[in-house]
This is a predicted structure of a 349-nucleotide part of an RNA (small-subunit ribosomal RNA, central domain) from Solanum pinnatisectum.
Lineage of the source: Eukaryota > Streptophytina > Tracheophyta > Gunneridae > Solanum.
Context: one part of a larger RNA
RNA sequence: UUGGGUGUAAAGCAUCUGUAGGUGGCUUUUUAAGUCCGUCGUCAAAACCCAAGGCUCAACCCUGGAUAGGUGGUGGAAACUACCAAGCUGGAGAACAGUAGGGGCAGAGGGAAUUUUUGGUGGCGCGGUGAAAUGCAUAGAGAUCAGAAAGAACACCAACGGUGAAAGCACUCUGCUGGGCCGACACUAACACUGAGAGACGAAUGCUAUGGGAGUGAAUGGGAGUAGAUACCCAGUAGUUCUAGUCGUAAACGAUGGAUACUAGGCAUUGUGUGUAUCGACCCAUGUAGUACUGUAGCUAACGCGUUAAGUAUCCCGCUUGGGGAAUACGUUCGCAAGAAUGAAACUC
Numbered sequence: 001u002u003g004g005g006u007g008u009a010a011a012g013c014a015u016c017u018g019u020a021g022g023u024g025g026c027u028u029u030u031u032a033a034g035u036c037c038g039u040c041g042u043c044a045a046a047a048c049c050c051a052a053g054g055c056u057c058a059a060c061c062c063u064g065g066a067u068a069g070g071u072g073g074u075g076g077a078a079a080c081u082a083c084c085a086a087g088c089u090g091g092a093g094a095a096c097a098g099u100a101g102g103g104g105c106a107g108a109g110g111g112a113a114u115u116u117u118u119g120g121u122g123g124c125g126c127g128g129u130g131a132a133a134u135g136c137a138u139a140g141a142g143a144u145c146a147g148a149a150a151g152a153a154c155a156c157c158a159a160c161g162g163u164g165a166a167a168g169c170a171c172u173c174u175g176c177u178g179g180g181c182c183g184a185c186a187c188u189a190a191c192a193c194u195g196a197g198a199g200a201c202g203a204a205u206g207c208u209a210u211g212g213g214a215g216u217g218a219a220u221g222g223g224a225g226u227a228g229a230u231a232c233c234c235a236g237u238a239g240u241u242c243u244a245g246u247c248g249u250a251a252a253c254g255a256u257g258g259a260u261a262c263u264a265g266g267c268a269u270u271g272u273g274u275g276u277a278u279c280g281a282c283c284c285a286u287g288u289a290g291u292a293c294u295g296u297a298g299c300u301a302a303c304g305c306g307u308u309a310a311g312u313a314u315c316c317c318g319c320u321u322g323g324g325g326a327a328u329a330c331g332u333u334c335g336c337a338a339g340a341a342u343g344a345a346a347c348u349c
Base pairs, nucleotide, nucleotide: 004320005319006318007303008302012317015200016199017198021194022193023192025088026087027086028085031082033081034080035077036076037075038074039073040072041071042070043069049065050064051063053061054060091191092188093187096183098181099180103177104176105175106174107173108172109171110154114150115149116148117147118146119145120144121143125136126135162169163168206246207245208244209243211241215240216239220235221234222233223232257316258315259314260313261312262311265294266293268291269290270289271288272287273286274285275284298305299304322349323348324347331342332341333340334339
């Protein structure tokens, strides 16, 4: 290298866009680079193999021969790959007509709750726990009524539902904007798939600067309890929030890369179309794009997967090769830092 793998045993990049590269639909023509057939040259001798011969045999020596393979020339074939030229519409795409949606960004508005504060009523406890205490309260707490302010999050609807590449996205309305799906005549004519490098986006925490700070709450203080008590209780800073950057990681999970084709059903649901039915909406039947459950064949070490495959095949990419050492060291790149990425060896079992 060939070969084996990648849901859970080692192993799918967090996700997408896309360069080089690899791979690529149907029909006809050309060429002959790959491919196939023939022929010629060449690949020193020795050695190996085969057949004779010589040392009494053998090892050994000697004579002759050949396959396969490499490489170059030459003659031919044209199915396949490739090339040239012309076409096709099924893949792909744009346009048209509809449609669903927490897709994104910005602005405006809303109510419940919480806390604080002002005033009224009222008058002694409240709070907390296994039990307590710290704490709050006659300078009037807790409770209750009315007013004001602030910040953060949006009950019910709500679903096994929707949407987005993923991270994620939900009070209501408005503006701008991306993508999807269905439908049908006409349009372009393979324009496709994947994708090393590269780029974009990327929860939470953390960092820089400016605002903000209700609730919650690392750190920290106090109370209790205990052998200890970092847990429990009362407070409470950073953070959580906004704007502009940075970081680039997660059990970033379906622990399952993307694309295409094929291979039993049943049942539920979301979007959309058609038929039937009806006054109309349902219902019923059927197509298509998703999302779940169950299950045949098949696969699997088993668990399980099973038209949304982990089945049957093709193409492209990433990754894996005993455990530890090692999410390491050194070097390099990035970062304000924290750190991230790349990534060994000695040694040991």